[in-house]
């Protein structure tokens, strides 16, 4: 150089154009407990940057950006 795959909470993941962006774990209140751990509630916390498409975009497209993988 070209191609091809990925990027959503602190972590690892759901989500086949209209969800209140959900799970687990960690975290942080609170209740249990003498304490602590277990347990139960509850509460913050995310769509890699623009740019198009369309009424609507995390989803489709195009570019950049990182990461990874083929070919030269």
């Nucleotide at each position: 150089g070209c191609c091809c795959c990925u990027a959503u909470c602190g972590u690892c993941u759901a989500g086949c154009g209209g969800u209140u962006a959900g799970g687990a774990c960690a975290u942080c209140g609170c209740c249990c407990u003498c304490u602590c751990a277990c347990g139960g509630c509850g509460g913050a916390a995310a769509c890699a940057g623009g740019a198009g498409u369309u009424c609507a975009a995390u989803u489709c497209u195009c570019c950049u950006u990182a990461g990874g993988g083929g070919c030269a």